[in-house]
Context: one part of a larger RNA
RNA sequence: AGCCAACGGUGGAUGCCUUGGCGCCAAGAACCGAUGAAGGACGUGAGUGACUGCGAAAAGCUGCGGGGAGCCGUCUACUAGGCCUCGAUCCGCAGAUAUCCGAAUGGGGAAACCCGGCACUCGUUAUGGAGUGUCACCCCGGUCUGAAUACAUAGGGCCGGUGGAGGGAACCAGGGGAAUUGAAACAUCUAAGUACCCUGAGGAAAGGAAAGCAACCGCGACACCCUUAGUAGCGGCGAGCGAAACGGGUAGAGACCAAACCGUGUCAGUGUCAAGCCUGAUGGCGUUGCUGACGCGGGGUAGUGGGACCAGGAGAAUGAGCAUCAGAUCAUUCACGGAGUUAACAAGUUGCUGUGUAGUAGAACGAUUCUGGAAAGGUCGGCCGUAGUGGGUAAUAGCCCCGUACACGAAACGCACGCAGCCUCCGCUUGUCAUCCCAAGUAGCGCCGGAACCGAGAAAGUCGGCGUGAAUCUGCGGGGACCACCCCGUAAGUCUAAGUAUUCCUUGGCGACCGAUAGUGAACCAGUACCGUGAGGGAAAGGUGAAAAGUACCCCGGGAGGGGAGUGAAAUAGUACCUGAAACCGUUGGUUUACAAGCAGUUAAAGCGUCGUCAUGCCUUCGGGCAUGGCCGCGAUAGCGUGCCUUUUGAAGAAUGAGCCUGCGAGUUAUGGUGUGUGGCAAGGUUAACCCGUGAGGGGGAGCCGGAGCGAAAGCGAGUCUGAAUAGGGCGUAGAGUCGCAUGCUGUAGACCCGAAGCCAAGUGAUCUAUGCAUGGCCAGGUUGAAGCGAAGGUAAGACUUCGUGGAGGACCGAACACACGUAGGUUGAAAACUGCGGUGAUGAGCUGUGUAUAGGGGUGAAAGGCUAAUCAAACUUGGCGAUAGCUGGUUCUCCUCGAAAUGCAUCUAGGUGCAGCGUCGUGUGUUCAGUACCGGAGGUAGAGCACUGGAUGGGUACGGGGGCCUACAAGCUUACCAACCCCAGCCAAACUCCGAAUGCCGGUACUCCAGAGCGCGGCAGUGAGACCACGAGGGAUGAGCUUCGUUGGUCGAAAGGGAAACAGCCCAGACCGUCAGCUAAGGCCCCUAAUUCAGGACUAAGUGGUAAACGAUGUGGGAUUGCAUAGACAGCCAGGAGGUUGGCUUAGAAGCAGCCACCCUUAAAAGAGUGCGUAAUAGCUCACUGGUCGAGUGAUCCUGCGCGGACAAUGUAACGGGGCUCAAGUCCUGAGCCGAAGCUACGGGUUCGUACGUAAGUACGAGCGGUAGAGGAGCGUUGAUAGUGCAGUGAAGCUGCCGCGUAAGCGUGUGGUGGAGCGCUAUCAAGUGAGAAUGCAGGCAUGAGUAGCGAGAGAGGGGUGAGAAACCCCUCCGCCGAAAGCCCAAGGGUUCCUGGGGAAGGCUAAUCCUCCCAGGGUAAGUCGGGAGCUAAGGCGAGGCCGAGAGGCGUAGUCGAUGCACAACUGGUUGAUAUUCCAGUACCACCGUGUCCGCGCCAGGCCCAAGAGGGUCGACGUCGGGGCUGUUCCCUUUCGAGGGUUCGAACCGACCGAGUCCCUGGAGGGUAGCUGAAGGGGGACGCAGGAGGGUAGGUGAACCGGGGCGAUGGUAGUCCCCGGGUAAGCGUGUAGGGGGGUUCCGAUGAGAGUUGGAGCCGUAACUCUGAGACGUGAUGCCGAGCCGAAUCAGGCGAAGUCACUGAUCCCAUGCUGCCAAGAAAAGCCCAGCAGUGAGUUGACACGGUGCCCGUACCCCAAACCGACACAGGUGGGCGGGUAGAGAAUACCAAGGCGAUC
Repeated sequence: AGCCAACGGUGGAUGCCUUGGCGCCAAGAACCGAUGAAGGACGUGAGUGACUGCGAAAAGCUGCGGGGAGCCGUCUACUAGGCCUCGAUCCGCAGAUAUCCGAAUGGGGAAACCCGGCACUCGUUAUGGAGUGUCACCCCGGUCUGAAUACAUAGGGCCGGUGGAGGGAACCAGGGGAAUUGAAACAUCUAAGUACCCUGAGGAAAGGAAAGCAACCGCGACACCCUUAGUAGCGGCGAGCGAAACGGGUAGAGACCAAACCGUGUCAGUGUCAAGCCUGAUGGCGUUGCUGACGCGGGGUAGUGGGACCAGGAGAAUGAGCAUCAGAUCAUUCACGGAGUUAACAAGUUGCUGUGUAGUAGAACGAUUCUGGAAAGGUCGGCCGUAGUGGGUAAUAGCCCCGUACACGAAACGCACGCAGCCUCCGCUUGUCAUCCCAAGUAGCGCCGGAACCGAGAAAGUCGGCGUGAAUCUGCGGGGACCACCCCGUAAGUCUAAGUAUUCCUUGGCGACCGAUAGUGAACCAGUACCGUGAGGGAAAGGUGAAAAGUACCCCGGGAGGGGAGUGAAAUAGUACCUGAAACCGUUGGUUUACAAGCAGUUAAAGCGUCGUCAUGCCUUCGGGCAUGGCCGCGAUAGCGUGCCUUUUGAAGAAUGAGCCUGCGAGUUAUGGUGUGUGGCAAGGUUAACCCGUGAGGGGGAGCCGGAGCGAAAGCGAGUCUGAAUAGGGCGUAGAGUCGCAUGCUGUAGACCCGAAGCCAAGUGAUCUAUGCAUGGCCAGGUUGAAGCGAAGGUAAGACUUCGUGGAGGACCGAACACACGUAGGUUGAAAACUGCGGUGAUGAGCUGUGUAUAGGGGUGAAAGGCUAAUCAAACUUGGCGAUAGCUGGUUCUCCUCGAAAUGCAUCUAGGUGCAGCGUCGUGUGUUCAGUACCGGAGGUAGAGCACUGGAUGGGUACGGGGGCCUACAAGCUUACCAACCCCAGCCAAACUCCGAAUGCCGGUACUCCAGAGCGCGGCAGUGAGACCACGAGGGAUGAGCUUCGUUGGUCGAAAGGGAAACAGCCCAGACCGUCAGCUAAGGCCCCUAAUUCAGGACUAAGUGGUAAACGAUGUGGGAUUGCAUAGACAGCCAGGAGGUUGGCUUAGAAGCAGCCACCCUUAAAAGAGUGCGUAAUAGCUCACUGGUCGAGUGAUCCUGCGCGGACAAUGUAACGGGGCUCAAGUCCUGAGCCGAAGCUACGGGUUCGUACGUAAGUACGAGCGGUAGAGGAGCGUUGAUAGUGCAGUGAAGCUGCCGCGUAAGCGUGUGGUGGAGCGCUAUCAAGUGAGAAUGCAGGCAUGAGUAGCGAGAGAGGGGUGAGAAACCCCUCCGCCGAAAGCCCAAGGGUUCCUGGGGAAGGCUAAUCCUCCCAGGGUAAGUCGGGAGCUAAGGCGAGGCCGAGAGGCGUAGUCGAUGCACAACUGGUUGAUAUUCCAGUACCACCGUGUCCGCGCCAGGCCCAAGAGGGUCGACGUCGGGGCUGUUCCCUUUCGAGGGUUCGAACCGACCGAGUCCCUGGAGGGUAGCUGAAGGGGGACGCAGGAGGGUAGGUGAACCGGGGCGAUGGUAGUCCCCGGGUAAGCGUGUAGGGGGGUUCCGAUGAGAGUUGGAGCCGUAACUCUGAGACGUGAUGCCGAGCCGAAUCAGGCGAAGUCACUGAUCCCAUGCUGCCAAGAAAAGCCCAGCAGUGAGUUGACACGGUGCCCGUACCCCAAACCGACACAGGUGGGCGGGUAGAGAAUACCAAGGCGAUC
């Protein structure tokens, strides 16, 4: 370490239970709200955290009822205090109160908060403060007022309204209106008028009393159900969509207006002696009449047309009219008739009855027994029942308790039907048909749309938009284009119950519904915890016991926890609690394992072991013990042996899935269709809705199917259609259906389950990020030196040059800040983007805070498809939605029988599907199938051939052509050129055939065979990826473990067994089960390893066997042919191998031997004009050839058996399975035997089918029984139901062993243990009915693993506390930060702050500690920040404009800081607060009182406008007179002029009376102050730069004060150490800065004013502003030190100067320069104006008032944003010393840390 057993732990399955759910039924209710809802916030108890209740009258108050003994709700005890028979608590009804938010409504707003006005009241001297009420908007009504504009209207004011607003589950109507999807694509179409959005209403809504249906018959509002009917129809005539009438039912109900006509009122027109006034007569009157419009009243409401009008009829009484009489009419009352809160129709009340909201009463048993902790169980004996539903009580109770049946009951408030009383309302009919009326921008029509079954169609009818545009009953509309006839109806106005739909809610009841992973998400304090910015998403979690009797006391321990004791029936029921399974973790015992490799089992098995049991034997004290053996546990060793699932041709596969266990987890339901089984009835069968009934059941015949078919139809009919037909043919006629139940399959539905990416709708998001807008802030230090300006030089003047000044710049260097280029690290990180070291920009297109805007096919984008909350080629959330998925995965108990396919055709089809093929089941047929033999037949393959079609070689012959010769032309000659036809020879072919098999195929006959053979019909499938082998072929390379085909075969697939070492497809062989029987197949027989070291013959030498080719080889065996050879061969050895000649040519040379040509002759036994080596060429050595020697065979070629070489790969032999094998254990041949399988046989058993017998059960015989997809059959088990029958505290279920049974699922009323209350069996029924896999879901537990890690940085020693100290506290050293790692704010957080206590959990370790837990405490403001002040961007927005709706925009307004305005400082103090408390010293606003000054009122005095009265003067004008200068006309004239006349100025008179002045009188006004809309000023603004004056701060001091005086040389000194401060306010007004006067000319404005320009004078005074300093504040406070205390208090208290340096702060919103030209409003000031007004402004003093919110603590971080006590991020202020340019850097100070192993 494995296995087994026992005992534990962990864990929470199972069983049992149920307070909670789910579904349904019946009844009720179907709304709440400005009298403030729904829903909340905050409070409320003596002590109170949460829930419940309630509301400042706060777990409650009042009244009336009920009830009758205890009570003060629950978790939840306790303490305290109360109430109650004088009736509490509790229950019901009716009231009271009811904070704040919310429609939210006085205004505002970030819901539960802030700020107001008015009236009254309280308080104060008064202000401030408090209480109650009231104050929104819109609409409606009334009334007043009232613009442009005369009347008027709009508008406005006031009054009144139980008017509206908002909420609510589904149902309903209307306005808008998708997409996924289906159509196997997609666009019309579908999904679907669905989802969703919006509006509105009600308890229902809608619809509704025919301009309707129908069909020549009729019906008679509407709605809903059944049916018609999946019909008629519509439809890319595809997918699909799909009526209506009639019929049967539920319910039942009908009315009112407009108009005609009459009357009346108002207005308008018209009319005056006529008409009229009810009629007649008389009298009288007389704006009465007529016409029109409008209002009101009457009348009137219909299709056999109606009504008006006209005529006529129908009770009584009283009254009326201008008068009288008569008549008629009208009104009222009564009578008559009808009706009454649902409409018509206005409006009720009371009583009775019933019922609801509390309740009352309610029969009957005991135990003597038994068990037990307990009786309700067993047993015995009784009783009640109009009550035996149900629950409880210690287990199972009719008679114990609560209840139940039955019977009763209401002061109060509701409801309902009916009745009654009172009351109220309404009113008829006939005739004639002449006249009038009978719904107008309507009907109709045209165009364009919608909706209907109807998709524009032949398209009627209906609705809408635009256009056009009638008629009035002799009219008009409809009857599916249209027309005629006929019929039906009467539009263009309104209302209407019931039947129908739904259930947020109340009460009661029921369930073949669930029982804690189920049932609601939620049995439990759940829409909670938690996640998200938000919309939104969204859990887990039940059980002690009958009763807490919840363990007193003791012991161990710091505790936690445990051991005793005790309680209890039980404590292994101990608040981690019923039962308590499995995974997993242990303890003890048995056994095995240390030379041995692996699917972990199975078969055999030695050994060891003991509880128990059985058997045998022995012993026995009869209790039992011992021994052996079996069962049992482990098991050395040996044989055989490739997990499961899925997907596949094929998986051990290194292809998929599963860590393990437990629980959950997938063919269901509805409705059509069609089969099968079964049942009822049967030429018939059957009802649906609905009705009756408590129910069982009964009715209901509308309708459906069948009974007759044929045809396109008309139609005919046992026939009919086609057809000329009587023919033929097709379809029929001669077999019964129908309605239930069960079941197979299928259509429509999500349809077996899980799974997309996506599409669409409505919403939520700009706290991230992009860009814009508004308003604020930030950028150490250093460098360069533009323009301009000045001076000098220079020029005629310039230009120009130089020097200086100056300080520009998308300038330079470089920190903060921003960015992110390199590299390294990190990569289960410190971090879901960071760190280290470097890098880039760093006055700009810069960075940044706060607020705000833009939103999803949209935004934003210096543009990368970037960013839009860790998400972006279309965000997120919810919904359509169970989208769809020809795709992948998964799909749960058993047995029996049969058993495929991977093919054809078609397919936007190829991994899908349809039909066929192949399977199965049923049924029919009955040898039809198959094989063999024989007979008959068709055929064109293999082969073969070349006769055809083509290809193709050689030869011959020979047209023709080419070349050459010849040639004037013609012709000719020639040719190792090409070559047709023909001939000879030899060939090739899938698409050649003169030929042509074998096999196969078709038919016939016979025989065999009798079966899961064939064929037909019907139900249900699966398959349509195939693989290899052999054969025949195509493609390919006559490659592939390649690919395709075959009506060829086999195997695998779906097949196990034996063989091939192992090895789906090869060889043998087809497994129903058992047997320690036998025989064989393939293949084997030396060992591994069953069987021959068997017999005979040969071969191989290569380990060939036990990989391979061309090719090569004198390997070797066999065969054949042919040379040479005793006349001496072959080989070896000895010798010769010569001469012409160096053959000729060539060549430098070429002599046998570079090359070319020739290759002779001679001598010889033989010798090439030379076989090779060699030389420059010769030479030389050889060979051929010859002789000798030797002495018998020796060569060559061909065929063949077995071998050899050719022969190279990766861990290690590794190409026989290994050992090993050589006359074999190799190879070939021959022979004998044996082994060998799940084959065959034998024996036994099971089962299926068939046959026979039998009613059946069954028996006998025969043949079968591998099996995936699949078909068929039979069963097991689980949960529940009904009936019957049983078990159980003497112990149910469940859990856990053992034993037994069955072919299996399984079973046992067999038996132990545990457990402690329910559970079985039989028959039938109903299903949420069976788990190992779905990267399944949930929980638990493993593994990795005591492994990685413990998140930047220094600690050590001593002491303390404590059970315990590396980390806590204290001390001493040491170290770190120090432009921070210090201090202070804003945001954000929300008690983390302080004190005391604690240590389970959190803290990456420990902890006595903590930012953890518990308790208690802590935040104090007129001046700080915010509100009571203001406005920006922007938001909202009365009216208004726009828009299907929702809503959008926007004026007046009103909000909105990041800005403007605005009054306090120093010190001290606490454990925790301080500009807040205290001390001191101030300031602001307001109130009161007082004093003073000023200005007013009243009184007195004065003045006066308008207007009135009186008077004076009196302009202009008019009239008259007058008549100058002159003039018209006439006359005269001496022609000069004169006279008359006309006009006519001055002047005179009169009239008129504007106006002026005077007088009278004078309500009133004037002369303060306050308040204020509108106006003006001001507030009021950029960037950069440099200089100056200061201050903060710093440094030093020999000066001042205090202390010190030396461990060691010096040290009383020019020694050492420490210190050398003080605010606001008030006063003063400095450095500095700003401002000139006058005249004229413009611009703008109503004006005041603002603004531009020019001339002259001036540069002073004055004034405004203004840091700082100084004085005061301050005889104070602080202060080193000293005394004191010793955890804390307290007291005393010196000096408090000078010099230097010096800011980024102040002067300064200044000054200078520049161009990009740089908020608004209020506070404040100003004049005039308006309102008000009798007292009041100002100064001083005193006294008083001053509201609400924040204030703790962290704040570059352990408290914020990052899931964390996270190396990241986070805006502003202060920012010391030395060195340094510096805020760089280094080291220090104050201060803070040593960072949780």
The part of an RNA shown here (large-subunit ribosomal RNA, half A) has 1797 nucleotides and comes from an Ilumatobacteraceae bacterium. Its mean pLDDT, the model's own confidence on a scale to 100, is 81. The organism belongs to Ilumatobacteraceae, within Bacteria. The sequence was found in a public genome assembly.